[in-house]
FMN riboswitch aptamer (RFN element), 174 nucleotides, folded computationally. Model confidence (mean pLDDT): 76 of 100. It was read from a public genome assembly, where an Rfam model found it. Of the family's consensus pairs, 100% are formed in the model.
RNA sequence: ACUUUCCUUCGGGGCAGGGUGAAAUUCCCUACCGACGGUGAUGACGUAUGUAGAGCCUAUAUGAGGCAUAUAUACGGCUUAGUCCGUGACCCGCACGCUUGAUUGAUAUGAGCGUUCGGCUGACCCGGUGCAAGUCCGGGACCGACAGUAUAGUCUGGAUGGGAGAAGGAAACG
Numbered sequence: 001a002c003u004u005u006c007c008u009u010c011g012g013g014g015c016a017g018g019g020u021g022a023a024a025u026u027c028c029c030u031a032c033c034g035a036c037g038g039u040g041a042u043g044a045c046g047u048a049u050g051u052a053g054a055g056c057c058u059a060u061a062u063g064a065g066g067c068a069u070a071u072a073u074a075c076g077g078c079u080u081a082g083u084c085c086g087u088g089a090c091c092c093g094c095a096c097g098c099u100u101g102a103u104u105g106a107u108a109u110g111a112g113c114g115u116u117c118g119g120c121u122g123a124c125c126c127g128g129u130g131c132a133a134g135u136c137c138g139g140g141a142c143c144g145a146c147a148g149u150a151u152a153g154u155c156u157g158g159a160u161g162g163g164a165g166a167a168g169g170a171a172a173c174g
Stems, first nucleotide, its partner, number of pairs: 002174001003172008017029003031154002033144002035087004043078001045076008055067004082142002091119003095115006124140005146157003
C1' cells in the first nucleotide's frame, strides 16, 4: 500500500423584481439552482531533460559553471460535464423475514414494517480551435420524483428519514 470486517464523522442548491386574478414564490414576463462515482483536448503548479537569447552572477577569464526567464518533451499529484457512461433518493413488483390478524390455539386472505433482487427514473445543438470535442471556448436551447395547494426543479410535507458515496480510525490475513 492492497483486500476484508467493524467504528466514527460528513454527505443538495435555487423565484430577486414585475403582470393577471378573489386566490398563484404553482399561470405569464423575467430571475435563480445543478447530488455521488467515472471519463475528461481544461487550468494553474511541481520535477526531470533538451533548446534559446541583446539578462544577471561567479571565476583559475572569453573556455566554462551557476541563477533567472522563455519554450519543447516526458512524468507527477491537484483541478475541470445538470444534458456522455454509470449510481442514489421517490414510485412499482417478486421472494423471504418479522408484526398484526376472526380464534382456545395454529393458519389463510388482508394490512404494516424490514431485507435482497428486479423494474421505472429527465434533458444538446450550432459555431470556433484542433489530428481528434459528448467534456475546452463562444452562442443559443433543453431538463428536473411523489403528496398538498390556482397548475410548483425553487414553497410546504413524508424527511431530525434514506442515500450513491467521501474522510478519518481500529483489527485481521497474505